[in-house]
Order: sequence, then structure tokens, then C1' cells
RNA sequence: CUUAUCCAGAGAGACUGAGGGACUAGGCCCUAUGACGUCCGGCAACCCCCAAUAUUGGGAAGGUGCCAAUUCCUGCAGAAUGAUAUCCAUUCAUUCUGAAAGAUAAG
Repeated sequence: CUUAUCCAGAGAGACUGAGGGACUAGGCCCUAUGACGUCCGGCAACCCCCAAUAUUGGGAAGGUGCCAAUUCCUGCAGAAUGAUAUCCAUUCAUUCUGAAAGAUAAG
């Protein structure tokens, strides 16, 4: 850089001991009933393995990955609904779609 996926799943174990949720801003959370990290354990099935080989079904030895909350939510663009308002516009709230950013895998 390209492609695919990101609303599912995963311990009340051991050690450690104060922060953590990617970055930035805002929000909201987790955390001395022990966070983060390490080990063990587990989940999943991208690569992989076995049948059929278009696709589908099964598996988990190995390479990764993952194990609070949708990638915790929002940020950019568009749409719908509602509120405010005489109308338009504006502003606010909610929802939806897409993008951006990010994560992981394979190349």
C1' cells in the first nucleotide's frame, strides 16, 4: 500500500500494586471488592488442516489475534423525525447511512 473483518465469544486463578479505556478534544465509564502488566486458563477461526473443492461442512497441532462497555460514545458529510420559531433560516436532541481515523489478519 491492497483486500477482508470489527453490535457474537472468552476465569470470582496466581504474581504484582496505581492507574486504565490507541492519539487529540469533549463526554461517559472501569479501578484497593485490586486496574495496567506478566503467567496460567479461555474465546474465536484470518492463515492453517481434513472432506467435498464454485461454495459448504468439520477440526484446532502450529503462526497470529482477542478476552468491561459496538472500535465505550461523539468529532467530518448527508438524510429523517422531534423541539424552538409566524415562515425561512438558525440552534438543540434522537436515529440512520457513508466517510475519516484506528485495530487485526492475509498478501